[in-house]
RNA sequence: CGGGAAGACCAGAUGUCCGCUGCCGGGGCGCCUCGUGCGCCUGGGGAGAGGAAAGUCCGGACACCACAGGGCGGGAUACUUCCUAACAGGAAGGUGCAGCAAUGCACAGCCAGCUCCACAGAAACAAACCGCCGAGAGUCUUAUCUGAUGUAAAUCCGUUGUGAGACCACGGUUUUGAGUUUUGGGGGACUCUUCGGCAAGGGUGAAAUGGUGGUGUAAGAGACCACCGGCGAUGACGGUGACGACAUCGGCCAGGAAAGCCUUAUCCGGUGCAAUGCCAAAUAGGGAAGCUUUAGCGCUGCCCGCGCGAUUAUGCUUCCGGGUAGGCAGCUUGAGCCCAAGCGUGAGUUUGGGCCUAGAUGGAUGGACAUCAGUCUGGGAAACCAGAUGCACAGAAUCCGGCUUAUGGUAGUCCAGGAAA
Numbered sequence: 001c002g003g004g005a006a007g008a009c010c011a012g013a014u015g016u017c018c019g020c021u022g023c024c025g026g027g028g029c030g031c032c033u034c035g036u037g038c039g040c041c042u043g044g045g046g047a048g049a050g051g052a053a054a055g056u057c058c059g060g061a062c063a064c065c066a067c068a069g070g071g072c073g074g075g076a077u078a079c080u081u082c083c084u085a086a087c088a089g090g091a092a093g094g095u096g097c098a099g100c101a102a103u104g105c106a107c108a109g110c111c112a113g114c115u116c117c118a119c120a121g122a123a124a125c126a127a128a129c130c131g132c133c134g135a136g137a138g139u140c141u142u143a144u145c146u147g148a149u150g151u152a153a154a155u156c157c158g159u160u161g162u163g164a165g166a167c168c169a170c171g172g173u174u175u176u177g178a179g180u181u182u183u184g185g186g187g188g189a190c191u192c193u194u195c196g197g198c199a200a201g202g203g204u205g206a207a208a209u210g211g212u213g214g215u216g217u218a219a220g221a222g223a224c225c226a227c228c229g230g231c232g233a234u235g236a237c238g239g240u241g242a243c244g245a246c247a248u249c250g251g252c253c254a255g256g257a258a259a260g261c262c263u264u265a266u267c268c269g270g271u272g273c274a275a276u277g278c279c280a281a282a283u284a285g286g287g288a289a290g291c292u293u294u295a296g297c298g299c300u301g302c303c304c305g306c307g308c309g310a311u312u313a314u315g316c317u318u319c320c321g322g323g324u325a326g327g328c329a330g331c332u333u334g335a336g337c338c339c340a341a342g343c344g345u346g347a348g349u350u351u352g353g354g355c356c357u358a359g360a361u362g363g364a365u366g367g368a369c370a371u372c373a374g375u376c377u378g379g380g381a382a383a384c385c386a387g388a389u390g391c392a393c394a395g396a397a398u399c400c401g402g403c404u405u406a407u408g409g410u411a412g413u414c415c416a417g418g419a420a421a
Stems, first nucleotide, its partner, number of pairs: 001417001003415003008410003012372007020048002023045002026042006032035001050393001054404002057402005062272004074268005079093005094107005108263002113261002115257003129202002131198005136192007145185002147181003152176003156172004210228006229253002231250005237244002276329004286320006296308004336355008374389006
């Protein structure tokens, strides 16, 4: 210098003016049940969004409902130890994989049972297509495999001519050898709707039974042997543990999938502040008491009048209770925040001190102006000057711990590489 990795921190400051929502005081007026009351007006002080307030994905507090105990069923989680109120969170570690590294990612069990493994392939778990080998059958071949036959030559022996020897002839033996014979045996090649052995090699596939060399075999194969790799068992060692490392033994080496059913272990009741509790208007409706009159009944066929008259249907008055609107509580002092010390590798925890920091309910937290920090651009050697900008994501709603997602910036740490001194 450019690149990479993991965390940490910040999210602006000051002033003036005008507003908004709570809180605490002051003054004035009015009302009544005369109080630490209520309402109205006026003026003052102080407070007022976030790192994610978001998604509502986990876990709790709190509230109500349900609940003897146990089982079945269902759901969640899943290496180990620790932290925590709890967690699917966090810390420290283990193993494997990726990366040169800093570092990141993953995590129970397919030696319980069942099921599945597209396409391709013979076969996806005990499979055989090509292939290798043996047997059988058939066809062909081999005469330089052997045998038989056979004649020629040679050696030797015997007999005769023949007397010595040789030669010749005949007979026999041995050797070599032309030819014939494959309808004697053997070998070789090829074929097979035959039988059997093998799992080396080929080919298919994401995946096909550990690798190299040897022995062995008809051919082969952990079938056997040596070495290497893996797995398992046993023993002793280190570690709280996951696990590591060592020695010995066993040919144990027959796949993958549990975001398949399932097995094992642990945990789990439901609904959510629109929970829940309290106060409580108008109207309508309910209940109780009382009154009056209409309807109705009687005198009486009709009207008036008089009398009776609520037990089912009406009205009025008073009272009671439920519930709605509305109001209050829940509501923000809390697993709280900051600082220091102790303990702990750490997440955290203990002690001491300090602090109080929104509470709206159609939902406030805003706007304008000025200045500065910061950032950018231009000029300048620099000090500095001029101009622009002064943000991004976003907006509490019972509260808290996490996770995830969105987003602007700052400084340092670590890793590997390059260049220069």